[in-house]
RNA sequence: GGGCCUAUAGCUCAGUUGGUAGAGCUUCCGGCUCAUAACCGGAUGGUGGGGGGUUCGACUCCCUCUGGGCCCA
Numbered sequence: 001g002g003g004c005c006u007a008u009a010g011c012u013c014a015g016u017u018g019g020u021a022g023a024g025c026u027u028c029c030g031g032c033u034c035a036u037a038a039c040c041g042g043a044u045g046g047u048g049g050g051g052g053g054u055u056c057g058a059c060u061c062c063c064u065c066u067g068g069g070c071c072c073a
Stems, first nucleotide, its partner, number of pairs: 001072007010025004019056001027043005049065005
């Protein structure tokens, strides 16, 4: 220098053909227990990496930038 993959909750990750964003763990509250853990119930938690475009409508499609990873030279 060229090509490819990737970025979604505090962490690890889902999400069919574009149509109201989810799970597990963590945290908090409650239950259970002599008590702790485990277990059970509930709650909190998201600029969807930044910007722009297409569309009635974008996490999803297109362009660009940034971070990370891999390959080639």
Source information: The RNA shown here (transfer RNA) has 73 nucleotides and comes from Candidatus Cloacimonetes bacterium HGW-Cloacimonetes-1. Its Rfam family is "tRNA". Rfam classes the family as a transfer RNA. It was read from a public genome assembly.